A computed fold for a 592-nucleotide part of an RNA from a Planctomycetota bacterium, annotated as large-subunit ribosomal RNA, domain I. The source organism's lineage runs through Bacteria, Pseudomonadati and Planctomycetota. The prediction has a mean pLDDT of 81.
[in-house]
Context: one part of a larger RNA
């Protein structure tokens, strides 16, 4: 020097573990915030320097109802002072209170967490403090009030809402490229990413100017088929319905409106005519037509509908239309009946249900033996609406907590259901002529979107520019376009439920990880790294209890280390389960 065996060291795989994740599944909640959110600063402990939590000069807390019952003054994280507590403390839950300074930040400034003002009120040692307030924009109302006479703009108050943030889902305004077509332009990726406005607990959509075509369906939405079909496509790559069937859900006839007309208020135009509900008979005087604008009645539909006249009819009363008498119309009250705060009008109260937001009450075992230690062995039991799960010095239905099952709210919310309440109804039917039934709209023309459809035979649909209708004997679709024939009523609005989604909260589940796994993160956006946008780790386990080694020696008043003591073990000694391997040593045996 090599092999080899052993005994160490060194090293942190392997095993086992589990306050961590991950992911489905139900329920809730779906918003916070000028009453200052979200997110941060600086403080705030009796020794408190330092992080985490908590709180906010009343600062690890105050008050008050309620739960519970004996310790109790948060964790890392132990000490020592000193408290508090059956006159109910610590702690749980509900409501309050107080809440510096930045932050939409909102008196004015500003390089956040500073810095400086004005005005009212107060205090006061006359230096000063304290206490409200003082943004902006929009709506309204009030006052003032210019060029400019009236007015309008401007100004000032007052009220009363915005603003900002949040995970993903929603709608709407913009909107790529890599890619793929085996190049690439037309097309694809895609209306995806992104950008940007704004809602909402869901949005959107929605009551047919529809779809069919055999009859017919009968608002909107989301699934399953139709179907990878019909079609669209440098007919390349690809893209790609739709009726129509089944389903969930339903409001299985879904509603308000504009318009005609009445009517009442307020101007204005005309200027002595007419009105004044009919008739008759006596009044009245500017009240009438006509036309603006408000308000209230009426009205809402396509087998066309209303609207106005006639005509058909009507629960009871009263009272009103200048009077009186008969007639018609209107209103209100009682009396029946119907609906109601998710539309169709809209506001609160009460009183019960049920839930959440604390808790609570539950059965039934001892022995023997091994061991450090019984839950495990052994014998004999026992309870089960409880033999999920977890813990306890190993493997426990009967030791703990629990768990089948029961029970329980002063307070704060929610939910249903009834009453107070508020609304609405007490008729329709026929007939006729006038009247109305959404206008720069439909249509066209030219250019784009946009539809599964890429300018096609290119309809429907929706914008730009231009031009520009018709009034129900109208009007528009049915995939150029015309006829028949069918179906609907544009140019106003609302409208649950099925459906999408989870930053959160509960509950349950896993042929999901088990520390190079699983979220980046067994806590961490932290150490660190970048001028910055930004990037971005690593790090679990003594032992059943610290019993964490009193006391002796060596050493530097070390670091380690030897006894001794602990403990089942210390080759479990905090550099602590298990403790491979690479790699180092030492002994001993063999070869050179």
């Nucleotide at each position: 020097g090599g092999u080899g065996u052993u005994u160490g060291g060194g090293g942190g795989a392997u095993g086992u573990u589990c306050u961590g994740g991950c992911g489905u599944c139900g329920a809730g909640a779906g918003g916070c915030g000028a009453u200052g959110a979200a997110g941060g600063a600086c403080g705030u402990g009796g020794g408190a320097c330092g992080g985490c939590u908590g709180c906010g000069u009343u600062a690890a807390g105050c008050c008050g109802c309620g739960g519970u019952g004996a310790g109790c003054c948060g964790c890392c994280a132990a000490c020592c002072a000193g408290g508090c507590u059956u006159u109910g403390a610590c702690c749980c839950g509900c409501g309050g209170a107080u809440g510096u300074c930045c932050g939409a930040a909102u008196c004015c400034g500003g390089a956040a967490a500073c810095g400086g003002a004005g005005c009212a009120g107060g205090g006061u040692a006359u230096g000063c403090c304290c206490u409200g307030u003082u943004a902006u924009c929009c709506a309204c109302c009030g006052u003032u009030g210019a060029a400019u006479a009236c007015a309008u703009a401007g100004g000032c108050g007052g009220u009363g809402g915005a603003g900002g943030u949040g995970a993903a889902c929603g709608u709407g305004g913009g909107g790529a490229a890599c890619u793929g077509a085996a190049a690439c332009a037309u097309c694809u990726c895609a209306g995806u990413a992104c950008c940007c406005a704004u809602a909402g607990g869901a949005a959107g959509a929605g009551a047919a100017a529809g779809a069919a075509a055999a009859a017919u369906c009968g608002a909107u939405u989301u699934c399953c088929u139709c179907a990878g079909u019909a079609g669209c496509g440098g007919c390349g790559a690809g893209c790609g319905a739709a009726c129509g069937g089944g389903a969930a859900a339903g409001a299985c006839u879904g509603c308000c409106c504009a318009a005609a007309c009445c009517g009442a208020u307020u101007g204005c135009c005309u200027g002595u005519a007419a009105g004044u509900c009919u008739g008759c008979g006596a009044g009245c005087g500017u009240u009438u037509u006509g036309u603006a604008a408000u308000c209230g009645g009426g009205g809402u539909u396509g087998u066309g509908g209303g609207a106005u006249g006639c005509g058909u009819g009507c629960c009871g009363u009263u009272g009103g239309a200048u009077c009186g008498c008969a007639g018609u119309c209107c209103a209100g009250c009682g009396c029946g009946g119907a609906a109601g705060u998710a539309a169709g009008a809209a506001a609160a109260c009460u009183g019960a249900u049920g839930c959440u937001u604390a808790g609570c009450c539950a059965a039934a075992g001892g022995u023997c033996c091994u061991g450090g230690g019984a839950a495990g062995u052994u014998c004999c039991g026992c309870c089960a609406c409880a033999g999920c799960g977890g813990g306890u010095g190993a493997u426990a239905g009967c030791c703990c907590c629990g768990u089948a099952g029961g029970c329980g709210a002063a307070a704060a919310g929610c939910u249903u259901c009834a009453g107070u309440c508020u609304u609405c109804c007490g008729a329709u039917c026929g007939u006729a002529u006038u009247c109305c039934c959404g206008a720069g709209u439909a249509g066209c023309a030219c250019c784009a979107g946009a539809c599964a459809c890429g300018g096609g035979a290119a309809a429907c649909c929706u914008g730009g520019u231009g031009u520009g209708a018709a009034a129900c004997c109208g009007g528009g679709g049915g995939g150029a376009c015309c006829a028949c024939c069918c179906c609907c009523c544009a140019a106003g609005g609302c409208u649950a439920a099925a459906u999408a989604c989870u930053c959160c909260u509960c509950g349950a589940c896993g042929a999901c990880c088990g520390a190079u796994a699983g979220u980046g993160a067994a806590u961490a956006g932290u150490a660190g790294c970048g001028u910055g946008a930004g990037c971005g780790a690593a790090a679990a386990a003594u032992g059943a209890a610290a019993a964490g080694a009193a006391c002796c020696c060596c050493g530097g008043u070390g670091a380690g280390g030897g006894g001794a003591g602990u403990g089942a073990a210390a080759u479990a000694g905090u550099a602590c389960c298990u403790g491979a391997a690479a790699c180092c040593a030492a002994a001993c045996a063999c070869c050179u």